[in-house]
Context: one part of a larger RNA
RNA sequence: UUGGGUUUAAAGGGUGCGUAGGCGGUUAAACAAGUCAGUGGUGAAAGUCUGCGGCUCAACCGUAGAAUUGCCAUUGAUACUGUAUAACUUGAGUACAGUCGACGUAAUUGGAAUACGUAGUGUAGCGGUGAAAUGCAUAGAUAUUACGUAGAACACCGAUAGCGAAGGCAGAUUUCGAGGCUGUAACUGACGCUGAGGCACGAAAGCGUGGGGAGCGAACAGGAUUAGAUACCCUGGUAGUCCACGCUGUAAACGAUGGUUAUUAGAUGUUCGUUUUUCGGAAUGAGCGUCCAAGCGAAAGCGAUAAAUAACCCACCUGGGGAGUACGUUCGCAAGAAUGAAACUC
Numbered sequence: 001u002u003g004g005g006u007u008u009a010a011a012g013g014g015u016g017c018g019u020a021g022g023c024g025g026u027u028a029a030a031c032a033a034g035u036c037a038g039u040g041g042u043g044a045a046a047g048u049c050u051g052c053g054g055c056u057c058a059a060c061c062g063u064a065g066a067a068u069u070g071c072c073a074u075u076g077a078u079a080c081u082g083u084a085u086a087a088c089u090u091g092a093g094u095a096c097a098g099u100c101g102a103c104g105u106a107a108u109u110g111g112a113a114u115a116c117g118u119a120g121u122g123u124a125g126c127g128g129u130g131a132a133a134u135g136c137a138u139a140g141a142u143a144u145u146a147c148g149u150a151g152a153a154c155a156c157c158g159a160u161a162g163c164g165a166a167g168g169c170a171g172a173u174u175u176c177g178a179g180g181c182u183g184u185a186a187c188u189g190a191c192g193c194u195g196a197g198g199c200a201c202g203a204a205a206g207c208g209u210g211g212g213g214a215g216c217g218a219a220c221a222g223g224a225u226u227a228g229a230u231a232c233c234c235u236g237g238u239a240g241u242c243c244a245c246g247c248u249g250u251a252a253a254c255g256a257u258g259g260u261u262a263u264u265a266g267a268u269g270u271u272c273g274u275u276u277u278u279c280g281g282a283a284u285g286a287g288c289g290u291c292c293a294a295g296c297g298a299a300a301g302c303g304a305u306a307a308a309u310a311a312c313c314c315a316c317c318u319g320g321g322g323a324g325u326a327c328g329u330u331c332g333c334a335a336g337a338a339u340g341a342a343a344c345u346c
Base pairs, nucleotide, nucleotide: 004317005316006315007300008299012314014201015200016199017198021194022193023192025088026087027086028085030083031082033081034080035077036076037075038074039073040072041071042070048066049065050064051063052062053061054060091191092188093187094186095184096183097182098181099180100179103177104176106174107173108172109171110154114150115149116148117147118146119145120144121143125136126135162169163168206247207246208245209244210243211242215241216240220236221235222234223233258313259312260311261310262309263308266291267290268289269288270287271286272285273284274283275282276281295302296301319346320345321344328339329338330337331336
């Protein structure tokens, strides 16, 4: 660099909203910018190609033509693109009716378990392990009963299920929000798709300030194991885990699969809605799965939820190491994040 690629070989941005830009449904008539055709001008010479000629040939030279794929002007064509106009309804949105869910937010509340406290019963062990020991216990533990306090998480239902853009979301009730789907086909009339920059959201860990602290538990201490044991096992245990507000902005942020639209055999399970029913089911729309035809693929496999067939837009890749490093810049309280080379080497 490309008529090449991006599940697993290098390569899909963590996710959305959206600016510029790119691309864009049906019909009619208008213009003629793109587009197509003709004509004129220009496109120096040399060079190039073709014909002919001159040096004995060739190189070389002369001559005529072509090419010079371009630009400018002008005259036409109007299918496509474009521009402005008028209209349409199938794309998109709205309305109304119904429905669905662990979707978000805030508040209230429940039981089991655990730990601790007080009191009772009760006596010598408990705990832990492969085996032990550290540890706890006659100042009465473990066990058991009653009452109280605290924090965190929500057994069963529970799923191969559901919802959300992704991260993610699960006891119950209420509050305020958001969304999807189905039906009607009433309204708007292309209002659409994608989206460089930008903005917002973004697990866990970590950071700041103030709370909270039951259990668990980096660090740390002790006991074991071992040749050693800065581990695995055991006894403890700080930060943290929890809450509020602010930062960080990364993950195997995975379906390792960007978004949208259309087209292309079936079988079967399931969730939500609608229609129908002989009440067994059947049809249909939107999801979530499994198996497969065609097709694709290096194969594994994918297969209407495509990795098939096409179109549009964005992102990204170009041998391994050096290296996601150095330097610079931006962001951050810091940790660090983003951007991101080269020498050298194979």
Molecule: small-subunit ribosomal RNA, central domain
Organism: uncultured bacterium